[in-house]
The RNA shown here (transfer RNA) has 72 nucleotides and comes from a Candidatus Aminicenantota bacterium. Its mean pLDDT, the model's own confidence on a scale to 100, is 84. The sequence is in RNAcentral, with records from ENA. Taxonomically the source falls in Candidatus Aminicenantota (Bacteria, Bacteria candidate phyla). It matches the Rfam family "tRNA". The family's RNA type in Rfam is transfer RNA.
């Protein structure tokens, strides 16, 4: 320098054009003498950044940053 994959909640990840989600973690409540476990409930996101296409973009296109991997 080039090819491919990845970047979404605190963590691990789903989500291939119209509702942003799950598990774990965190707060509250119930249960218990207390803790754990379990049940209920809640908070938490400018979807890496910028631009474009579209009535509508996490999703499609372009540029760019970073991580992984391969080639040189």
């Nucleotide at each position: 320098g080039g090819g491919c994959g990845g970047u979404u909640a605190g963590c691990u990840c789903a989500g291939u054009g119209g509702g942003a989600g799950a598990g774990c973690g965190c707060g509250g409540c119930g249960u218990u003498c207390g803790c754990a476990a379990c049940g209920c409930u809640g908070a938490g996101g400018u979807c890496g950044g910028g631009g474009g296409u579209u009535c509508a973009a996490a999703u499609c296109c372009c540029c760019u940053a970073c991580c992984g991997u391969c080639c040189a």